A computed fold for a 687-nucleotide part of an RNA from a Bacteroidota bacterium, annotated as large-subunit ribosomal RNA, domain II. Lineage of the source: Bacteria > Pseudomonadati > Bacteroidota. It was read from a public genome assembly. The prediction has a mean pLDDT of 83.
[in-house]
Context: one part of a larger RNA
RNA sequence: GCCUACGAGUUACUCCUCUCUAGCAAGGUUAAAGAUCUAAGAUCUGCAGCCGAAGCGAAAGCAAGUCUGAAUAGGGCGUAUAGUUAGAGGGGGUAGACGCGAAACCUUGUGAUCUACCCAUGACCAGGUUGAAGUUCCGGUAACACGGAAUGGAGGACCGAACUGAUAAGCGUUGAAAAGCUUCCGGAUGAGUUGUGGGUAGGGGUGAAAGGCUAAUCAAACUGGGAAAUAGCUCGUACUCCCCGAAAUGUUUUUAGGAACAGCCUCGAGGUUGAGUCUUAUAGAGGUAGAGCUACUGAUUGGACUAGGGGGCUUCACCGCCUACCAAAUCCUGACAAACUCCGAAUACUAUAAGAUAUACUCGGGAGUGAGCCCAUGGGUGCUAAGGUCCGUGGGCGAGAGGGAAAGAACCCAGACCAGCAGCUAAGGUCCCCAAAUCUAUGUUAAGUUGAUCUAACGUGGUCCGAUUGCUUUGACAGCUAGGAUGUUUGCUUGGAAGCAGCAAUUCAUUUAAAGAGUGCGUAACAGCUCACUAGUCGAGCGAUUGGGCGUGGAUAAUAAUCGGGCAUAAAACAUAGUACCGAAGCUCUGGAUUUUACAGCAAUGUAAUCUGGUAGGGGAGCAUUCUAAUUGCACUGAAGGUGUGGCUUGAGCCAUGCUGGAGCGAUUAGAAAAGCAAAUGUAGGC
Numbered sequence: 001g002c003c004u005a006c007g008a009g010u011u012a013c014u015c016c017u018c019u020c021u022a023g024c025a026a027g028g029u030u031a032a033a034g035a036u037c038u039a040a041g042a043u044c045u046g047c048a049g050c051c052g053a054a055g056c057g058a059a060a061g062c063a064a065g066u067c068u069g070a071a072u073a074g075g076g077c078g079u080a081u082a083g084u085u086a087g088a089g090g091g092g093g094u095a096g097a098c099g100c101g102a103a104a105c106c107u108u109g110u111g112a113u114c115u116a117c118c119c120a121u122g123a124c125c126a127g128g129u130u131g132a133a134g135u136u137c138c139g140g141u142a143a144c145a146c147g148g149a150a151u152g153g154a155g156g157a158c159c160g161a162a163c164u165g166a167u168a169a170g171c172g173u174u175g176a177a178a179a180g181c182u183u184c185c186g187g188a189u190g191a192g193u194u195g196u197g198g199g200u201a202g203g204g205g206u207g208a209a210a211g212g213c214u215a216a217u218c219a220a221a222c223u224g225g226g227a228a229a230u231a232g233c234u235c236g237u238a239c240u241c242c243c244c245g246a247a248a249u250g251u252u253u254u255u256a257g258g259a260a261c262a263g264c265c266u267c268g269a270g271g272u273u274g275a276g277u278c279u280u281a282u283a284g285a286g287g288u289a290g291a292g293c294u295a296c297u298g299a300u301u302g303g304a305c306u307a308g309g310g311g312g313c314u315u316c317a318c319c320g321c322c323u324a325c326c327a328a329a330u331c332c333u334g335a336c337a338a339a340c341u342c343c344g345a346a347u348a349c350u351a352u353a354a355g356a357u358a359u360a361c362u363c364g365g366g367a368g369u370g371a372g373c374c375c376a377u378g379g380g381u382g383c384u385a386a387g388g389u390c391c392g393u394g395g396g397c398g399a400g401a402g403g404g405a406a407a408g409a410a411c412c413c414a415g416a417c418c419a420g421c422a423g424c425u426a427a428g429g430u431c432c433c434c435a436a437a438u439c440u441a442u443g444u445u446a447a448g449u450u451g452a453u454c455u456a457a458c459g460u461g462g463u464c465c466g467a468u469u470g471c472u473u474u475g476a477c478a479g480c481u482a483g484g485a486u487g488u489u490u491g492c493u494u495g496g497a498a499g500c501a502g503c504a505a506u507u508c509a510u511u512u513a514a515a516g517a518g519u520g521c522g523u524a525a526c527a528g529c530u531c532a533c534u535a536g537u538c539g540a541g542c543g544a545u546u547g548g549g550c551g552u553g554g555a556u557a558a559u560a561a562u563c564g565g566g567c568a569u570a571a572a573a574c575a576u577a578g579u580a581c582c583g584a585a586g587c588u589c590u591g592g593a594u595u596u597u598a599c600a601g602c603a604a605u606g607u608a609a610u611c612u613g614g615u616a617g618g619g620g621a622g623c624a625u626u627c628u629a630a631u632u633g634c635a636c637u638g639a640a641g642g643u644g645u646g647g648c649u650u651g652a653g654c655c656a657u658g659c660u661g662g663a664g665c666g667a668u669u670a671g672a673a674a675a676g677c678a679a680a681u682g683u684a685g686g687c
Stems, first nucleotide, its partner, number of pairs: 001687006011095003015092010027051003033045005055062002065077004098236002101233001105226003109222002116200009125190001127159003130155001134151006163187003168183004202218001204214003239622006249262005263369002265366006276357009290343001291341002297337002302332003306327001308326002310323004372397010402413003417592004422588003428582003431566003437579001439578006450568002458553003462550010479537005485510003490504003516531001520529002593612001596609005623676001625673010641660008
């Protein structure tokens, strides 16, 4: 992992509540017990008790009233009657209460054969090294002291086996081993190692102290019991079909992943001035969007005018004058505001009327939900950041399948009762993958731009289209040829300044076809080159400004790369217009089923309209298993069970039959449940 078996809303109660069924009814009903009988039971007796028929008040108490109150007021709770017993079902309560699951707590005991420490009594430590005290002798001293040599054999002394430990590395890691093996390593006469016997026990022991050890278990051992502890937590919770169908919000919460009440769902009942919803019309209240501000409050651009202030001039001082300084008020001008408004919509809201539709409301039984998320839009917050966060409105997912977007919860289209080898469309598409146009017409793009996600500021004499304007056969624009002069080296400045360092200006005048007191380069200054301007040549368009389309640079990410791919250039790209076709579970057609309502019918049923996506959840109808009762059947001419085949039903399932099997088993109507497995790291067995 698979298979088989087992495996989870049960049972009890003088409990509470609601629904249905039945009996009796202002009443209903017996319990224990007893009697009789056809005896797991039935019938009768049994009036104890319980519920109801009267309430109010804390109570005394009063009573269709009563309490409060001074009250005859007001108000609260009552009064205008339906209950009760039994059975079944839904829900609640008390119990383990749908099943499994803690870590823990308390209590009775069992453990020191492991290990920690202690007590008693024993045992063990190859070999080698060093050479303390003491002693002896000699020297030495007044005597000691002291020195030397021998002797001696001390030490938590040294080296190193046994023994004991465990430093480093490797191996081992479903091991040979639930701690080992190999090599290296520490101690090895000591606070040493070890045998045997004994002691200390669980909030206790023991601990050269690591929260270590206390029988492979230790921040409180193990075993039995309280005990099915508790678990607002996780997981699991078993057959079918039909109808409806949520919520992720508000308030409160030692509350935030739980709950109570309300909201939203479902089932039943009810009644009415038909309340609900939508459309249209009419009448309203309002201060949002917008707009506005010499209409307020606040903030505010520039200017004018002008108090006040600063600065300057003048003055002994006063007075006075000036000001490209600051600036109130006023005027002109421009503009701002969620907590500004002289104004002011659209929606939404309220009311009335008409029309359409079929809800709405109240009471009662049962819930679930109270983590929401995305898109669009009005806002707050944030950075006008977030697949961010918090509200409002709408849609969707959640609980929604189908088609499109390559793929895809939410985007676009569209809401799946079933069947069909029928048709039409939506979004989106029509070269091939791939169903349908290599469709029609006119342009654009040359970048593979583009071909449905990803780009900006800024640049662009790429190209197309438009607008305005200038020059042009009296010859434009570009090119080529020639000229581009004179007063003059203008004046000033300067060492110099001659068109060209700088300053100044009637930047003037002359000759000219034209030529600046000079556009740029250049020189120390000149010179030189060039331009403006003019003529000739040539012969048709040439400039300037501006708007738009498509392109282009800007352009950087990890697989070599890619529009989904192949591939595509008068397109299979982009733009505009058009026709046809394809395309879904949409719509239609044919057949069938279900729900609800209406009508007909005693009913079965029929007709018409309508409905049938669905998680949590509510309601309804059934299938199967075991047993019981009654009725009725099958079976050795072959029951149950097993294994095939065929048929039927919307389904759970049912029926027939071949083979096997070898003795029991059904059907109908009722009743009762140890009543249905795929999941619980489910339990047991097998493979």